This is a predicted structure of a 486-nucleotide part of an RNA (small-subunit ribosomal RNA, 5' domain) from an uncultured Alphaproteobacteria bacterium. Its mean pLDDT, the model's own confidence on a scale to 100, is 82. The RNAcentral record of the full RNA draws on Greengenes.
[in-house]
Context: one part of a larger RNA
RNA sequence: AGCGAACGCUGGCGGCACGCUUAACACAUGCAAGUCGAACGAAGGCCGGAGCUUGCUCCGAUACCUUAGUGGCGAACGGGUGAGUAACGCGUGGGAAUCUACCUUACGAUGGGGAAUAACAGUUGGAAACGACUGCUAAUACCGCAUACGCCCUUAGGGGGAAAGGCUUAGGCCGUCGUUAGAGGAUCCCGCGUUCGAUUAGCUAGUUGGUAAGGUAAUGGCUUACCAAGGCUACGAUCGAUAGCUGGUCUGAGAGGAUGAUCAGCCACACUGGAACUGAGACACGGUCCAGACUCCUACGGGAGGCAGCAGUGGGGAAUAUUGGACAAUGGGGGAAACCCGGAUCCAGCGAUGCCGCGUGAGUGAAGAAGGCCCUAGGGUUGUAAAACUCUUUCACCCGUGAAGAUGAUGACUGUAGCGGGAGAAGAAGCUCCGGCUAACUCCGUGCCAGCAGCCGCGGUAAUACGGAGGGGGCUAGCGUUGCUC
Numbered sequence: 001a002g003c004g005a006a007c008g009c010u011g012g013c014g015g016c017a018c019g020c021u022u023a024a025c026a027c028a029u030g031c032a033a034g035u036c037g038a039a040c041g042a043a044g045g046c047c048g049g050a051g052c053u054u055g056c057u058c059c060g061a062u063a064c065c066u067u068a069g070u071g072g073c074g075a076a077c078g079g080g081u082g083a084g085u086a087a088c089g090c091g092u093g094g095g096a097a098u099c100u101a102c103c104u105u106a107c108g109a110u111g112g113g114g115a116a117u118a119a120c121a122g123u124u125g126g127a128a129a130c131g132a133c134u135g136c137u138a139a140u141a142c143c144g145c146a147u148a149c150g151c152c153c154u155u156a157g158g159g160g161g162a163a164a165g166g167c168u169u170a171g172g173c174c175g176u177c178g179u180u181a182g183a184g185g186a187u188c189c190c191g192c193g194u195u196c197g198a199u200u201a202g203c204u205a206g207u208u209g210g211u212a213a214g215g216u217a218a219u220g221g222c223u224u225a226c227c228a229a230g231g232c233u234a235c236g237a238u239c240g241a242u243a244g245c246u247g248g249u250c251u252g253a254g255a256g257g258a259u260g261a262u263c264a265g266c267c268a269c270a271c272u273g274g275a276a277c278u279g280a281g282a283c284a285c286g287g288u289c290c291a292g293a294c295u296c297c298u299a300c301g302g303g304a305g306g307c308a309g310c311a312g313u314g315g316g317g318a319a320u321a322u323u324g325g326a327c328a329a330u331g332g333g334g335g336a337a338a339c340c341c342g343g344a345u346c347c348a349g350c351g352a353u354g355c356c357g358c359g360u361g362a363g364u365g366a367a368g369a370a371g372g373c374c375c376u377a378g379g380g381u382u383g384u385a386a387a388a389c390u391c392u393u394u395c396a397c398c399c400g401u402g403a404a405g406a407u408g409a410u411g412a413c414u415g416u417a418g419c420g421g422g423a424g425a426a427g428a429a430g431c432u433c434c435g436g437c438u439a440a441c442u443c444c445g446u447g448c449c450a451g452c453a454g455c456c457g458c459g460g461u462a463a464u465a466c467g468g469a470g471g472g473g474g475c476u477a478g479c480g481u482u483g484c485u486c
Stems, first nucleotide, its partner, number of pairs: 001485003005482005012358006018351002020316001025314003029311003034073003039070002042067004047060006080269003089194008098186003104181001111145001113143002120135006151160003165174003195241003202232003207229008244266004248259004271292005294305004322348001324347003330344001332341003361391004371382004395427001397422005405413001430475005435456003441470005451458002
């Protein structure tokens, strides 16, 4: 000098930041990922008409609303944490054998058919979770056929491979399929750098290389078969310990040392271990399956769950906040749009946790008042300090007005910031030290006791060092102590 700090005493206001460093311990409750009717068929509501039995049946319209289902896109982003990892993980500089939904540009095509299935209805199993059977139905869901410029394979003859419609104001708009190019991104490879230990010296059989095959979006022992016997290592292999890395942050004249909270980039993880499915993208925090530990429900047959999302609870700890508001802004998902969703985000609440700013009044005022303390008893000091007089009103308070943030509309914050007026010195000062280092001294009490202390050291009867008082020094809404870094 610094801090994500804590503790003690004290505490007026505002702005901007920051707030589980410990148990990657266990979690009650609520919310955190939906959306589309301009892909589709239903059911119900609502509306109109008819019949009458006056609250039911039938018909129509499809404009609107709701519900679950089929289907599409999203859910791989955003948000959290740092357990693991000493590694191509990260940083930096190169490289190639590849994929890329949505978006953009350009070109072409979009023909003709079919079979199902959920919803629904009926029957039925189960305590529940959840099913089973039979029957019906639609699609931008699914499957053939035709076509094939471009595309893929090729033995160069040839072979293979697409599609879906919807809305409409009748102008068109949107969508679907294939392909090419670009940009950006993902994946992979390589050089260099990246903690400590030799009281860790040898390590390695898919190991190192080759051929062939498989596999992958793609290179490669990535995997397998065969062949060769290699590969790493004192410039530290292997093993052990510790640790996410970086931009940065703190300190320092610098070199360096320490560190990696908040913010940003990358990585890893999602109760523990393993695995794949779907998909453009995951081996997937709020998906699936298996195993394990734990918790819960049960009719004992069987089931359910995963806060290292936002709040919140218990526990641990010296220690770290509200079970708040809004999508108004920014950005995101869906939708043609209106709009919906959004604990991302923006705000508010709590905390002197930090930084910064402001205030707690100003001027005059000597009878140097009273009181306190000291005293050589004269006086000194507290001290212009107070009182008193004359003023001012920042901040806080009361009343009124009232933005910007928002482009035509739309403001959670919020009647907020600001502005105008009003009242009245009124509502607002403490902490620590005073032997030397180190700025600041006397009295009383105590008597090697009680105690102090960062070091030296004080205290055994006049203690400037203990405790109190008066006085003084320092900093100030803080001050001091402890811890840690330079």